[in-house]
A computed fold for a 64-nucleotide RNA from a marine eukaryotic metagenome, annotated as transfer RNA.
Model confidence (mean pLDDT): 81 of 100.
Its Rfam family is "tRNA". It is annotated as a transfer RNA.
Formats: sequence, structure tokens, C1' cells
RNA sequence: ACCGUAGCCAAGUGGUAAGGCAGGGGCCUGCAAAGCCUUGAGCGGCGGUUCGAAUCCGCCCGGU
Repeated sequence: ACCGUAGCCAAGUGGUAAGGCAGGGGCCUGCAAAGCCUUGAGCGGCGGUUCGAAUCCGCCCGGU
């Protein structure tokens, strides 16, 4: 100086968190595979600002 968001990868830069892989459930199938549908995070921790914070500010922790 940069980074920290789900088991993993990864978007989001003030208005209630995309997508992919993996996993669970279901459909299909004689069984399975493939395919299709569906399900799950509240954002490293603590404080602050704000009507509202993953997003801005401070400190701390961890990584490069």
C1' cells in the first nucleotide's frame, strides 16, 4: 500500500447482498449419469457517522 462478502471462487462503492462451483430437497430415469426446479450468507471484530452502512470514518485482528 492493497485485500478480508456462503464450504470454495467472485460481483456489489449509502436504500434491505448478483452469479458460478460444491452441498441438501424434488422432477425426470428400470437404476444411474446428464438435464431441469428449488434451498441456504447478512458481509473479519468492536465502535462512530447516517433516517438508513457490505459500502463512509477510527481502532483492532488476519492475509499479500